[in-house]
Context: one part of a larger RNA
RNA sequence: UUGGGUUUAAAGGGUGCGUAGGCGGGUUGAUAAGUCAGUGGUGAAAGCCCAACGCUUAACGUUGGAACUGCCAUUGAUACUGUCGAUCUUGAAUGUGUUUGAUGUGGGCGGAAUAUGACAUGUAGCGGUGAAAUGCUUAGAUAUGUCAUAGAACACCGAUUGCGAAGGCAGCUCACAAAACCACUAUUGACGCUGAGGCACGAAAGCGUGGGGAUCAAACAGGAUUAGGUACCCUGGUAGUCCACGCCGUAAACUUUGAUCACUCGCUGUUGGCGAUACACUGUCAGCGGCUAAGCGAAAGCGUUAAGUGAUCCACCUGGGGAGUGCGAUCGCAAGAUUGAAACUC
Numbered sequence: 001u002u003g004g005g006u007u008u009a010a011a012g013g014g015u016g017c018g019u020a021g022g023c024g025g026g027u028u029g030a031u032a033a034g035u036c037a038g039u040g041g042u043g044a045a046a047g048c049c050c051a052a053c054g055c056u057u058a059a060c061g062u063u064g065g066a067a068c069u070g071c072c073a074u075u076g077a078u079a080c081u082g083u084c085g086a087u088c089u090u091g092a093a094u095g096u097g098u099u100u101g102a103u104g105u106g107g108g109c110g111g112a113a114u115a116u117g118a119c120a121u122g123u124a125g126c127g128g129u130g131a132a133a134u135g136c137u138u139a140g141a142u143a144u145g146u147c148a149u150a151g152a153a154c155a156c157c158g159a160u161u162g163c164g165a166a167g168g169c170a171g172c173u174c175a176c177a178a179a180a181c182c183a184c185u186a187u188u189g190a191c192g193c194u195g196a197g198g199c200a201c202g203a204a205a206g207c208g209u210g211g212g213g214a215u216c217a218a219a220c221a222g223g224a225u226u227a228g229g230u231a232c233c234c235u236g237g238u239a240g241u242c243c244a245c246g247c248c249g250u251a252a253a254c255u256u257u258g259a260u261c262a263c264u265c266g267c268u269g270u271u272g273g274c275g276a277u278a279c280a281c282u283g284u285c286a287g288c289g290g291c292u293a294a295g296c297g298a299a300a301g302c303g304u305u306a307a308g309u310g311a312u313c314c315a316c317c318u319g320g321g322g323a324g325u326g327c328g329a330u331c332g333c334a335a336g337a338u339u340g341a342a343a344c345u346c
Base pairs, nucleotide, nucleotide: 003318004317005316006315007300008299012314014201015200016199017198021194022193023192025088026087027086028085029084030083031082033081034080035077036076037075038074039073040072041071042070049065050064051063052062053061054060091191092188093187094186095184096183097182099180100179103177104176105175106174107173108172109171110154114150115149116148117147118146119145120144121143125136126135162169163168206247207246208245209244210243211242216240220236221235222234223233258313259312260311261310262309263308266291267290268289269288270287271286272285273284274283295302296301319346320345321344328339329338330337331336
């Protein structure tokens, strides 16, 4: 490289948008580039292959043939692909009308809890644990009540729920954005799919500047435990956790399952529409779950939300370790990220 693969054995990019490229719906006309056929030219000789012949045979040699699967020119064929033109509506998009949701961004507001402060009542303990101690407390704690302040998170509803491309999103409300489904089939008429590079987004932690700091809490300190205990437990506690702006660009970023399209028995629950409206049963579209037929699979299992049957495009894998390391390059303030070997060894 080919082949074979990628849920769990090595292997799906974290996610989207999109450039080049690859691939692409029905009918019809033209063309004849690809494609197919004929003819001509060329395709040196030697070699390879076949046949005959010559050295006693063979190797070897001579002669002839075939082959040289290619290229060029020309004449035709027109199913398929391409190109150009016309046309269609089922793919795709738009429109009209309803609906839905923890979708996003920015404001405003709310109650519970926690902590702190003030005052009041009140007196000797509180707290914590397996048991304790460190700690707090007669300078009046803990507890109870009233008031005030602060920051962060939103109990119940809450769900096998919903929304979002993914990361993710949950108190109430307002504004501004975005999306999807459904119904009508009104408009455009293939406008589509995928997508190397590229661009954008991307949990937590971390970094920079400035705020904020209630809780929790790496580091750290003390008390225990223990043979020891740089831990698990306890008392404290700083970065951080929160906000604004800017970086970082990684995760078991997981459904460990790339995107799109078509096809292939059913049962059942549920969300949002439509139909119907009677909540009895029943249809249909789009989601989210459970169980299964065929089929697939090494099995576990998957099974119309496929890991089944096919098509297109992208990404990735090729024994273990060395190693996601070294070197180089790019990016970054740094931490580091991306790309990514070899010797050697089993």
RNAcentral holds the full RNA, with entries from ENA, Greengenes and SILVA. This is a predicted structure of a 346-nucleotide part of an RNA (small-subunit ribosomal RNA, central domain) from an uncultured Bacteroidota bacterium. It matches the Rfam family "Bacterial small subunit ribosomal RNA".